A computed fold for a 680-nucleotide part of an RNA from Phaeocystidibacter luteus, annotated as large-subunit ribosomal RNA, domain II. The coordinates come from a structure-prediction model, not an experiment, and the mean pLDDT is 84. The sequence was found in a public genome assembly.
Context: one part of a larger RNA
RNA sequence: UCCUACGAGUUGCUCCUCACUAGCGAGGUUAAGAAUUUAAGAUUCGAAGCCGAAGCGAAAGCGAGUCUGAAUAGGGCGUGCAGUUAGUGGGGGCAGACGCGAAACCAAGUGAUCUACCCAUGGGCAGGUUGAAGCUCUGGUAACACAGAGUGGAGGACCGAACCGGUUGACGUUGAAAAGUCUUCGGAUGACCUGUGGGUAGGGGUGAAAGGCUAAUCAAACUUGGAAAUAGCUCGUACUCCCCGAAAUGCAUUUAGGUGCAGCCUCGGAGAUGAGUGUUAUAGAGGUAGAGCUACUGGUUGGAUGCGGGGGUUUCAUCGCCUACCAAAUCCUGUCAAACUCCGAAUGCUAUAACAUGCUCUUCGGGAGUGAGGGCAUGGGUGCUAAGGUCCAUGUCCGAGAGGGAAAGAACCCAGACCAUCUGCUAAGGUCCCCAAAUGUAUACUAAGUUGAUCAAACGUGGUCAGACUGCAUUGACAGCUAGGAUGUUGGCUUGGAAGCAGCCAUUCAUUUAAAGAGUGCGUAACAGCUCACUAGUCGAGCGGUCCGGCGUGGAUAAUAAUCGGGCAUUAAGUAUACUACCGAAGCAAUGGACUCGAAAGAGUGGUAGGGGAGCAUUCUAUUUGCGCCGAAGGUGAACUGCGAGGUUUGCUGGAGCGGAUAGAAAAGAAAAUGUAGGA
Numbered sequence: 001u002c003c004u005a006c007g008a009g010u011u012g013c014u015c016c017u018c019a020c021u022a023g024c025g026a027g028g029u030u031a032a033g034a035a036u037u038u039a040a041g042a043u044u045c046g047a048a049g050c051c052g053a054a055g056c057g058a059a060a061g062c063g064a065g066u067c068u069g070a071a072u073a074g075g076g077c078g079u080g081c082a083g084u085u086a087g088u089g090g091g092g093g094c095a096g097a098c099g100c101g102a103a104a105c106c107a108a109g110u111g112a113u114c115u116a117c118c119c120a121u122g123g124g125c126a127g128g129u130u131g132a133a134g135c136u137c138u139g140g141u142a143a144c145a146c147a148g149a150g151u152g153g154a155g156g157a158c159c160g161a162a163c164c165g166g167u168u169g170a171c172g173u174u175g176a177a178a179a180g181u182c183u184u185c186g187g188a189u190g191a192c193c194u195g196u197g198g199g200u201a202g203g204g205g206u207g208a209a210a211g212g213c214u215a216a217u218c219a220a221a222c223u224u225g226g227a228a229a230u231a232g233c234u235c236g237u238a239c240u241c242c243c244c245g246a247a248a249u250g251c252a253u254u255u256a257g258g259u260g261c262a263g264c265c266u267c268g269g270a271g272a273u274g275a276g277u278g279u280u281a282u283a284g285a286g287g288u289a290g291a292g293c294u295a296c297u298g299g300u301u302g303g304a305u306g307c308g309g310g311g312g313u314u315u316c317a318u319c320g321c322c323u324a325c326c327a328a329a330u331c332c333u334g335u336c337a338a339a340c341u342c343c344g345a346a347u348g349c350u351a352u353a354a355c356a357u358g359c360u361c362u363u364c365g366g367g368a369g370u371g372a373g374g375g376c377a378u379g380g381g382u383g384c385u386a387a388g389g390u391c392c393a394u395g396u397c398c399g400a401g402a403g404g405g406a407a408a409g410a411a412c413c414c415a416g417a418c419c420a421u422c423u424g425c426u427a428a429g430g431u432c433c434c435c436a437a438a439u440g441u442a443u444a445c446u447a448a449g450u451u452g453a454u455c456a457a458a459c460g461u462g463g464u465c466a467g468a469c470u471g472c473a474u475u476g477a478c479a480g481c482u483a484g485g486a487u488g489u490u491g492g493c494u495u496g497g498a499a500g501c502a503g504c505c506a507u508u509c510a511u512u513u514a515a516a517g518a519g520u521g522c523g524u525a526a527c528a529g530c531u532c533a534c535u536a537g538u539c540g541a542g543c544g545g546u547c548c549g550g551c552g553u554g555g556a557u558a559a560u561a562a563u564c565g566g567g568c569a570u571u572a573a574g575u576a577u578a579c580u581a582c583c584g585a586a587g588c589a590a591u592g593g594a595c596u597c598g599a600a601a602g603a604g605u606g607g608u609a610g611g612g613g614a615g616c617a618u619u620c621u622a623u624u625u626g627c628g629c630c631g632a633a634g635g636u637g638a639a640c641u642g643c644g645a646g647g648u649u650u651g652c653u654g655g656a657g658c659g660g661a662u663a664g665a666a667a668a669g670a671a672a673a674u675g676u677a678g679g680a
Base pairs, nucleotide, nucleotide: 001680002679003678004677005676006675011095012094013093015092016091017090018089019088020087021086022085023084024083027051028050029049033045034044035043036042037041055062056061065077066076067075068074098236099235101233105226106225107224108223109222110221116200117199118198119197120196121195122194123193124192125190127159128158129157130155134151135150136149137148138147139146163187164186165185169182170181171180202218204214205213206212239615240614241613242612243611244610249262250261251260252259253258263370264369265367266366267365268364269363270362271361274359276357277356278355279354280353281352282351283350284349290343291341292340297337298336302332303331304330308326309325310323311322312321313320373398374397375396376395377394378393379392380391381390382389403414404413405412418593419592420591421590423589424588425587429583430582431581432567433566434565438580440579441578442577443576444575445574451569452568459554460553461552463551464550465549467547468546469545470544471543472542480538481537482536483535484534486511487510488509491505492504493503517532521530522529594605595604596603597602616669618666619665620664621663622662623661624660625659626658627657634653635652636651637650638649639648640647641646
């Protein structure tokens, strides 16, 4: 992992409630028990008791009323509506109460053959080393002390086997072993190791103390019992078809993953000449978007004016005067606001009317589930106008929604799947190939493979295309080439020098000219030199400037090899505009069929939680009716049949029991529970 069997809403109650069915009905009903009996049950008795027919009040009590109250007021609860007994079913209650599942708690016992400590009594420790005290002799002292040599044999002494331990590393890790093996290492006469017998027991023991050990179990052992402890938690909960179909919200909660009430779903009853919904019209309430602010409250740019203040000056002190300072208020100008408003929509909301739609509406009762929501769009708060963030509101979809498109994708676009069909038309989206349909038509653009459905910006860009405005130009423009580019003058000043060109000054003038600045740049120490403006010639037709737009281009850096989904594509298979065809879905239509609602016409039939309805199968019982050794059940194939759960017939196998119909009763349906047992 698979197979087979077993495996979860049950049962009890003279409890409560609702629906349906049946009896009786202002009444209904018996319980225990008794009698009869065909002995299983039934029938007949049996009114004790229970429910109902009257309530209100704490009660006395009164009573269609009563309580409160001074009240005849007001208010609260009643009075108008039939119950009761039994059966079946839905739900609740009490019980283990749909099944499995704790960690724990308590009680009574069993354990110290493991291990901890203790008591009693025994046993064990190769070999080697070191050489304490004491003692002896010698020296030494007044005597001691002291020194040397020897003797001696102490020690939680040293090295190191047995023995006890377990430091390091490797192996082992479904092991040889539920703690080992090998290597290495510590102690090894001691607080040492060890045999035997005995003691301490579970909130207890024992502990050189690690919460260690207490029989492979220890922050409270094990066994049995209370016991099916409890589990607002997790998992699982078994046949079919049909109808409807949610919620993830509000309030409250020792409450937040639970629950109560309401909301939303379903089933049944009742009810409306009337609700519900939509459109249009009319009448309203309101202060949002916007806008505005010499209309308030506040914020705020620049200027004018300058109350007041600061500073300076003056004075004995005032009064004064001045100001590149601050600055109220006013005026001009510009401007902001969720908690500003002189204003002010669109929507939405309320009411009325008409029209449309058609039971969508309201209410009572039975049964629920939900009370973790999520994405997107829009209006906002929060955050960084961050988040697949978070919190509200309105809508929508996913949730509970399949199909087509977006390469692939819960919620983006199109579109809501009763079934069948080798029919047609379309939507979104597409039409070179993968891949169904245009290598479509027309006109432009792009040269970057830009692009071909999404990653890129500020800022650059004499890439290219188009537009607008404007200047010059056959009296010859623009570009190139040839030539000129002068004179007063080295303008004046300054300066060592300053001559167009360090710097300063300025009616920067005037002359000759086709034209030529008291000079555009390079250059010199200063000159010189080169060049420009400007002019002529040559050439012969367009040449410049500004603004705006289209497509491109730089900006452009991410970790294993890249890519538009890929191949690939350049007057396109890219981009823009216009047009015509076609393809394309479970959409729409066509043909046939099923079911629901409905008198019909006709309409409808996606669906999780969940509500409701109708059925199939299994076992047993009762009644009835059948089959079977000329082959029952079971097994294994086939055909037919029913929307389906299933059913019927038949071949082979099998070898003795088994069905149909109508009712009834359930140990009544398995794929899941890390389900249980057995097997592979």